[in-house]
Context: one part of a larger RNA
RNA sequence: ACCGGCGAGUGACCGGCCGCCGCGAGGUUAACGUCCGCAAGGACGGGAGCCGGAGCGCAAGCGAGUCUGAAGAGGGCGACAAGUGGCGGUCGAUCGACCCGAAACCGUGUGAUCUAGCCGGCGCCAGGCUGCAAUCCCCUUAAGCCGGGAUGAAGGGCCGCACCCGUGUCCGUUGAAAAGGGCUGGGAUGAGCGGCGGCUAGGGGUGAAAUGCCAAUCGAACACGGAGAUAGCUGGUUCUCCCCGAAAUCGCUUGAGGGCGAGCCUCCCCGAACAAUACCGACGGGGUAGCGCUCUGUGAAUGGAAGGGGUCCGUGAAGGAUUACUGCCUGUUCGCAAACGACAAAGUCGUCGGUAGGCGGGAGAGAGUCAGACGUUGGGGGAUAAGCUCCAAGGUCAAAAGGGCAAGAGCCCAGAUCGUCCGCUAAGGUCCCUAAAUGUGCGCUGAGUGGCAAAGGUCGUCGCGUGAUCGAGACAGCCAGGAGGUUGGCUUAGAAGCAGCUAUCCUUGAAAGAGUGCGUAAUAGCUCACUGGUCGCAGUCGCGCGGCGCCGAGAAUGUCCGGGGCUAAGCGGACUACCGAAGCGGCGAAUUGGCCCCCGCACGGGGGCCAGUGGUAGGGGAGCGUCCGCCGGGGGGCGAAGCGGUCGUGGAAACGGCCGUGGACCGCGGCGGAGUGCGAAUGCCGGU
Numbered sequence: 001a002c003c004g005g006c007g008a009g010u011g012a013c014c015g016g017c018c019g020c021c022g023c024g025a026g027g028u029u030a031a032c033g034u035c036c037g038c039a040a041g042g043a044c045g046g047g048a049g050c051c052g053g054a055g056c057g058c059a060a061g062c063g064a065g066u067c068u069g070a071a072g073a074g075g076g077c078g079a080c081a082a083g084u085g086g087c088g089g090u091c092g093a094u095c096g097a098c099c100c101g102a103a104a105c106c107g108u109g110u111g112a113u114c115u116a117g118c119c120g121g122c123g124c125c126a127g128g129c130u131g132c133a134a135u136c137c138c139c140u141u142a143a144g145c146c147g148g149g150a151u152g153a154a155g156g157g158c159c160g161c162a163c164c165c166g167u168g169u170c171c172g173u174u175g176a177a178a179a180g181g182g183c184u185g186g187g188a189u190g191a192g193c194g195g196c197g198g199c200u201a202g203g204g205g206u207g208a209a210a211u212g213c214c215a216a217u218c219g220a221a222c223a224c225g226g227a228g229a230u231a232g233c234u235g236g237u238u239c240u241c242c243c244c245g246a247a248a249u250c251g252c253u254u255g256a257g258g259g260c261g262a263g264c265c266u267c268c269c270c271g272a273a274c275a276a277u278a279c280c281g282a283c284g285g286g287g288u289a290g291c292g293c294u295c296u297g298u299g300a301a302u303g304g305a306a307g308g309g310g311u312c313c314g315u316g317a318a319g320g321a322u323u324a325c326u327g328c329c330u331g332u333u334c335g336c337a338a339a340c341g342a343c344a345a346a347g348u349c350g351u352c353g354g355u356a357g358g359c360g361g362g363a364g365a366g367a368g369u370c371a372g373a374c375g376u377u378g379g380g381g382g383a384u385a386a387g388c389u390c391c392a393a394g395g396u397c398a399a400a401a402g403g404g405c406a407a408g409a410g411c412c413c414a415g416a417u418c419g420u421c422c423g424c425u426a427a428g429g430u431c432c433c434u435a436a437a438u439g440u441g442c443g444c445u446g447a448g449u450g451g452c453a454a455a456g457g458u459c460g461u462c463g464c465g466u467g468a469u470c471g472a473g474a475c476a477g478c479c480a481g482g483a484g485g486u487u488g489g490c491u492u493a494g495a496a497g498c499a500g501c502u503a504u505c506c507u508u509g510a511a512a513g514a515g516u517g518c519g520u521a522a523u524a525g526c527u528c529a530c531u532g533g534u535c536g537c538a539g540u541c542g543c544g545c546g547g548c549g550c551c552g553a554g555a556a557u558g559u560c561c562g563g564g565g566c567u568a569a570g571c572g573g574a575c576u577a578c579c580g581a582a583g584c585g586g587c588g589a590a591u592u593g594g595c596c597c598c599c600g601c602a603c604g605g606g607g608g609c610c611a612g613u614g615g616u617a618g619g620g621g622a623g624c625g626u627c628c629g630c631c632g633g634g635g636g637g638c639g640a641a642g643c644g645g646u647c648g649u650g651g652a653a654a655c656g657g658c659c660g661u662g663g664a665c666c667g668c669g670g671c672g673g674a675g676u677g678c679g680a681a682u683g684c685c686g687g688u
Stems, first nucleotide, its partner, number of pairs: 001688006011095002014092010026051003032045005055062002065077004098236002101233001105226006116200005122194003125190001127159003130155001134151005163187003168183004202218001204214003211220001239623006249262005263369002265366003268362004277356009290343001291341002296337009307326002309323005372397003376393006402413003417589004422585003428579003431564003437576001439575002442572003450566001456551003460548010477534005483507003488502003513528001517526002590613010624677001626674007634666002642661008
């Protein structure tokens, strides 16, 4: 891992509701007893008790009423609805209460043969090095100290076996080993190492202290017990078909991944013609979008104007003049606002009427849901970020399959009862992959744009508008002029059109700036504006708007249409066909609900029409199968069950026939009772 077997809503007691049955203003017995029975049990007795039959009041008490109260008022609670016992179903309460699962807590014990410390007595430490104190001798001295030599043997001394340890690294990592091996390393007379005997025990010991160690276990050992602790948590929870079908919200919560009430789902009962909802009409509500600037605020421009500030005159004061500053107030003009409104929609809500239609009530029962997700629209938060977050409205997914988007829960189309080798369409498509147009007509694009991207840029190209200019000759090119006062003034070493500052006039003329650029130290020189001519024979030069393009455009394996490939098979407008889904239709079938008809005592059966039949959590209904019991009626050595195979039947769970195997028990109908259905629980046991 697979296969097989086992494996999870049960029981007791009490209660709510529903169903069935008995009796009914009543219903019912409990313990126990008697009788019968082999027993299991049954019949009878037993009316104690319980529920109901009257309530109200604290009570006295009164009573279909009563309490309050002065009340015959009002008000509160009642009367005007039949219960009760058993059985069954479902849910709740208390119990382990659907099953498995803790980490832990407590009690009573067992452990110091491992290890920690201690106690007693015992053992072990090759060899070598160093050479303390002390003593003796020599030297020396006044005597000494000091110095030298010898003896001597000290030391948590040195090197290093045994022994103890475990530094670094390699190997080992389903190991040779549940801690080792190789090399290397530390201690090795000491706070040394070891043997034997003994002591300390679980909130306790022991600890040169690491929360270390206390038998491969230690932030509190192990064994058993309380015990099926508790687990608002995770996982698992077993046959079938039919009907309906959610929620991920609100409030409260030591509440936030849990609950309780409400909301939303299901089932049952009751009711009436009141009525949900949609559309139309009428009348109302309100202040959102938009718009506006009266109000409340606010931004800007420009006037008036008291005042303030600056500058100037004056003497410093008084006073005066002035000002690209400010400025309560006020005029004009243009704006802005969630918390502005003299306006004001669409829509929405209420009431009424009309049309279509189907609903309403239940202090009835059972739930599930309280993590939602994305896309669109309106907003808050954030950064006018997020596959972000929080509201609101409506959509889809959740719980929805099918078709499209290459692929892809939340997008687009569309809601799958079943069958069909029939038809029509939706979104989306129609060159090939690939079903259907290499369809028609008109434009655009030349970038493979299409087939990623911004600010910004564009003498790319198409269309529209607008303003200039031109046969009195434009635009571009070419020829010529482009002057004088004057080198304007200032500045400057210089400043001559051309460093800079300032002014920017006049003359001649067809025209020519106190000068557009280059240039010089400054001049000079070249050139431009401007003018004439020439050529040439027709447009030229601006501005604005729109369509499609272009640049902007750099990333790590090799490429930004699904691919091939496409200049239409790209983009825009128009048109005609076709393809295309589980949509719609045709034909056939099943089932649910409603209505109608027929058969039928009832239950039920048959037919017709209409509407329905996706579905998670979940509610309701109807069934299949397993084991056991009772009753009935059967099968079996001429072959039961079981097992293998095969052929059939039914809407499913399933069931049946036949053949083989097997060798002794087993179906069926009705009723009853359950240890009643497995694929999952890192499930348990076994086999392979």
A computed fold for a 688-nucleotide part of an RNA from Sulfobacillus thermotolerans, annotated as large-subunit ribosomal RNA, domain II. Its mean pLDDT, the model's own confidence on a scale to 100, is 86. It matches the Rfam family "Bacterial large subunit ribosomal RNA".